[in-house]
Molecule: c-di-AMP riboswitch aptamer (ydaO/yuaA leader)
Organism: Acidobacteriota bacterium
């Protein structure tokens, strides 16, 4: 001096998951988040080959495995951070739970959440706003 790896701070990010009031324990409240739930309206009937719901993680195809589903590839579609947005191009990522045979839309109304993870990464151009300074 270099690259790696681990703690901790500061700053930030991904999600709704913040924030205030209490606190011996326990809880409340606002704020953001989800679900149930009527008449119209939709809805052809069946439906274990059940159906549904959070979520950005869906859909077709091809190929190995015994195979629902795992794995590799392709194709479109959805999603990614350094003030915002759009347009181009490249890069990565398309998980993981939950209800239990049962829920279309949905005023009233009734429940439930408010968690966990990351950190030299989403880079580069062009455009428009915005902020900053004069």
């Nucleotide at each position: 001096u270099a690259c790696u790896g681990u703690u901790g701070g500061c700053a930030g990010c991904c999600g709704a998951a913040c924030u205030c009031c209490a606190c011996c324990c326990a809880g409340g409240a606002g704020a953001c988040g989800g679900a149930g739930g009527a008449c119209c309206c939709a809805a052809g009937u069946a439906g274990u080959u059940g159906g549904g719901g959070c979520g950005c993680a869906g859909u077709c195809c091809c190929g190995g495995c015994c195979g629902a589903g795992c794995c590799g590839g392709g194709a479109c579609g959805g999603g990614g951070u350094a003030c915002u947005u759009u347009c181009a191009a490249g890069c990565c990522c398309u998980a993981g739970c939950c209800c239990g045979u049962c829920a279309g839309c949905u005023a009233a109304c009734u429940c439930c959440g408010c968690a966990g993870g990351c950190u030299a990464a989403u880079u580069u151009g062009a455009a428009a706003g915005c902020c900053a300074c004069c």